The RNA shown here (SAM riboswitch aptamer (S box leader)) has 109 nucleotides and comes from Sediminibacillus albus. The source organism's lineage runs through Bacteria, Bacillati, Bacillota, Bacillaceae and Sediminibacillus. Model confidence (mean pLDDT): 83 of 100.
RNA sequence: UUCUUAUAAAGAGCGGCGGAGGGAAAGGCCCGAUGAAGCCCGGCAACCCACUGAUUUAAUCAGGAAGGUGCCAAUUCCUGCAGAGUUGGAUGACUCUGAGAGAUAAGAA
Numbered sequence: 001u002u003c004u005u006a007u008a009a010a011g012a013g014c015g016g017c018g019g020a021g022g023g024a025a026a027g028g029c030c031c032g033a034u035g036a037a038g039c040c041c042g043g044c045a046a047c048c049c050a051c052u053g054a055u056u057u058a059a060u061c062a063g064g065a066a067g068g069u070g071c072c073a074a075u076u077c078c079u080g081c082a083g084a085g086u087u088g089g090a091u092g093a094c095u096c097u098g099a100g101a102g103a104u105a106a107g108a109a
Stems, first nucleotide, its partner, number of pairs: 001109007013041001015040003021031003026079003042072003047068002049064001051063005076101001081098007
């Protein structure tokens, strides 16, 4: 880097350093000197998983959280493609479902 599978409306500091940017990209809409990114500490969660229990053929479920990741504004902040529905005279607006794209984990090449 590519492929496969799974997940996403929940959760997480009024700390220290730092100084202007950030929310993937595009279009929006936002966050930011009442302090962005980044680093440290802290926290959340439970994908992998040490360990424990139950049922079992594989395995599944429940607990656990030492270890490997991840995450800690807004639904993945929203939309973009397809379908359905509601509304409107109509370009349109709104709602739902799916796809796509991106993210994370585990596995494979």